The prediction has a mean pLDDT of 84. The part of an RNA shown here (large-subunit ribosomal RNA, domain II) has 691 nucleotides and comes from Candidatus Azambacteria bacterium GW2011_GWB2_46_37. The organism belongs to Candidatus Azamiibacteriota, within Bacteria. The full RNA is in RNAcentral, with records from ENA and SILVA. Its Rfam family is "Bacterial large subunit ribosomal RNA". Its family is annotated with ribosome and structural constituent of ribosome in the Gene Ontology.
[in-house]
Context: one part of a larger RNA
RNA sequence: GCCAACGAGUGUAUGUGCGUUGCGUGCUUAAGUCGCUUAAAAAACGACGAAAGCAAAGGGAAACCGAGUCUUAAAUGGGCGAUUUGUAGCGCAUAUACGACCCGAAGCCAAGCGAGCUACCCCUGGCCAGGAUGAAUCACGGGUAAUACUGUGAGGAGGUCCGAACCGGUGAGUCGUGCAACGCUCUCGGAUGAGCUGGGGGUUGUAGUGAAAAGCUAAUCGAGCUUGGUAAUAGCUGGUUCUCUCCGAAAUAGCUUUAGGGCUAGCCUCUGAGUUCCCGUUUUUGGAGGUAGAGCACUGGAUGGAUUGAGAUGCGAAAGCUACUUAGUCCAAUCAAACUCCGAAUUCCGAAAACAAAUGCUCAGGGAGUAAGUCUAAGGGGGCGAAGCUCCUUAGACAAAAGGGAAAAAGCCCAGACCAUCAUCUAAGGUCCCUAAAUUCGAGCUAAGUGUAAAGGAAGUGGCCCGCCAGAGACAGGUAGGAGGUUGGCUUAGAGGUAGCCAUCCUUUAAAGAGUGUGUAACAACUCACUACCAUAUGGCGGACUGCGCCAAAGAUGUAUAGGGGCUAAGCUCGGUACCGAAGAUAUGGAUGUAUUUCGCGCAAGCGAAGUACGUGGUAGGAGAGCGUUCUUUAUGCAGUGAAGCAGAACCGGAAGGUUCUGUGGAGCGUAAAGAAGUGAGAAUGUUGGC
Numbered sequence: 001g002c003c004a005a006c007g008a009g010u011g012u013a014u015g016u017g018c019g020u021u022g023c024g025u026g027c028u029u030a031a032g033u034c035g036c037u038u039a040a041a042a043a044a045c046g047a048c049g050a051a052a053g054c055a056a057a058g059g060g061a062a063a064c065c066g067a068g069u070c071u072u073a074a075a076u077g078g079g080c081g082a083u084u085u086g087u088a089g090c091g092c093a094u095a096u097a098c099g100a101c102c103c104g105a106a107g108c109c110a111a112g113c114g115a116g117c118u119a120c121c122c123c124u125g126g127c128c129a130g131g132a133u134g135a136a137u138c139a140c141g142g143g144u145a146a147u148a149c150u151g152u153g154a155g156g157a158g159g160u161c162c163g164a165a166c167c168g169g170u171g172a173g174u175c176g177u178g179c180a181a182c183g184c185u186c187u188c189g190g191a192u193g194a195g196c197u198g199g200g201g202g203u204u205g206u207a208g209u210g211a212a213a214a215g216c217u218a219a220u221c222g223a224g225c226u227u228g229g230u231a232a233u234a235g236c237u238g239g240u241u242c243u244c245u246c247c248g249a250a251a252u253a254g255c256u257u258u259a260g261g262g263c264u265a266g267c268c269u270c271u272g273a274g275u276u277c278c279c280g281u282u283u284u285u286g287g288a289g290g291u292a293g294a295g296c297a298c299u300g301g302a303u304g305g306a307u308u309g310a311g312a313u314g315c316g317a318a319a320g321c322u323a324c325u326u327a328g329u330c331c332a333a334u335c336a337a338a339c340u341c342c343g344a345a346u347u348c349c350g351a352a353a354a355c356a357a358a359u360g361c362u363c364a365g366g367g368a369g370u371a372a373g374u375c376u377a378a379g380g381g382g383g384c385g386a387a388g389c390u391c392c393u394u395a396g397a398c399a400a401a402a403g404g405g406a407a408a409a410a411g412c413c414c415a416g417a418c419c420a421u422c423a424u425c426u427a428a429g430g431u432c433c434c435u436a437a438a439u440u441c442g443a444g445c446u447a448a449g450u451g452u453a454a455a456g457g458a459a460g461u462g463g464c465c466c467g468c469c470a471g472a473g474a475c476a477g478g479u480a481g482g483a484g485g486u487u488g489g490c491u492u493a494g495a496g497g498u499a500g501c502c503a504u505c506c507u508u509u510a511a512a513g514a515g516u517g518u519g520u521a522a523c524a525a526c527u528c529a530c531u532a533c534c535a536u537a538u539g540g541c542g543g544a545c546u547g548c549g550c551c552a553a554a555g556a557u558g559u560a561u562a563g564g565g566g567c568u569a570a571g572c573u574c575g576g577u578a579c580c581g582a583a584g585a586u587a588u589g590g591a592u593g594u595a596u597u598u599c600g601c602g603c604a605a606g607c608g609a610a611g612u613a614c615g616u617g618g619u620a621g622g623a624g625a626g627c628g629u630u631c632u633u634u635a636u637g638c639a640g641u642g643a644a645g646c647a648g649a650a651c652c653g654g655a656a657g658g659u660u661c662u663g664u665g666g667a668g669c670g671u672a673a674a675g676a677a678g679u680g681a682g683a684a685u686g687u688u689g690g691c
Stems, first nucleotide, its partner, number of pairs: 001691006011098013026054003032048004058065002068080004101239002104236001108229006119203009128193001130162003133158001137154006166190003171186004205221001207217003242626006252265005266370002268367008280355009293342001294340002299336003303332009314321002373398010403414003418590004423586003429580003432565003438577001440576006451567001456551002460548004465543005477534005483507003488502003513528001517526002591616011627680001629677010645664008
């Protein structure tokens, strides 16, 4: 891992609701006794047995009164009652108490068992190769007044040194289903000491022992092990077994030592009673309101100007002048969630009418689940107008929704799957090939493979508009002129159009600036503005708006941001026609739910048949109807001429399932109606067995 078997809402008591049965001029017995039965008991059955319970009257603290009573001095009042439907059994559902659907702790307490491991202590024994160092002390010599001191020798101290046994366990390797639940190899620490060790003995579970690490106390220690209390408790995790049908949620509010749990409400379901234009859409109509927008009339913010006043800097003898600041008034232009002189759309409440069809609503009661939500669109708060972020509101989807589209895809777009069909029409989206359907029609745009990114930049290109110039010749080009007063004045070494400052006139002219640049030390020289001529227009110059493109544009294995091939349309914009395209709609057949009509049966409840209308996605969950297993009762059957079981096949039923045949097997097993349950397995790191 697989297979098989086992494996989870049960029992008792007491309530409540519903169903059903008996009795009802109330209902019921409990313990117990007797009978029956039995070898004897038990159970079952029959009979007895009102103790007692519920009901039949309530109100009041009570006395007490009583269809009333209490309150009060008294109630025209108010509270609780009366105006009827009981009781016992059985079934189903649910609640409470118990192990209470099953498995699962870490733990708590009690009584015992442990110091043959290990910690420490007591008693009694044992062990430590070899080598090194050379303390005290002593002897002899030197030395001193005497000591001190000193040389040599003897001596042999030490939690001394090196290093085996022994004790330990530093670093690395190895091993890591090992040789081993801590080993092995090399290396390393101590090795006369607070040393190591044999035997005997002592101390223990809130206790021991501890040179102290919460270490150790038998591979177990921040409280040992065994058994018991015990099915501890688990607001937590996991699991919870046959089928079909009808309906179908929530992830919110309030409170909570509450936040992953509860209680009540909301939302779901079932039953009973009642009500219906209540609910829905549209229109009309009467109201509510202070948002969007807008505005500055209030409250605040903020800007410019004028003016009045105040403050204040500098100057001045003073008068006064003046930088600046600020308040009022006026003008202009503004900002605001906690501003409003104003003010929508949508929304909400009421009324009426129409439409639509089916529901909607209220009351009473039984059963729930939910109270972790998520994304998208829009309006907002927080955040950085970040987040697949977070918190609200409104709507949708997912959750609990399959199908088609978006290459792939919970939440986007289309659309809600009862079943069948090799039928038809469509939605979103598509129609060159992959790939079903147009290489469809008309008119434009794009040249970038744009076709999936911004600010910013640019004689890309299309459209539209405005202004100016132009056969009296524009724009571009060519030829020629571009002058005089004058070198304007000042400044300056110089300043002559062209360093800088000031002014910027006049004349001759077709035209020519007191000069647009290059240039010089300054001049000169070149050039421009401006003018004439030549040649020449399907004209030129400037600007605004707009469509589609261009640059901006760098990433890590390989194109890699059209799904691919590929495309100049098979791209983009506008318009038309046709087709494809879903579990949508339609067609045909079938099943089934609710409501209802007719008919048949039936005392009735109801059942059956044929129609009609509307339905039949579904998690948690509510309700209903069934299949199958074991046993019991009654009835009735099968079986050695072969039961159950097992294997295969065929057939029947809407499903759970059922029947038959053949083989195997070798002794029991069905059917009908009821009853009772150890009643259905794929999951629980499930349990046991097998492989």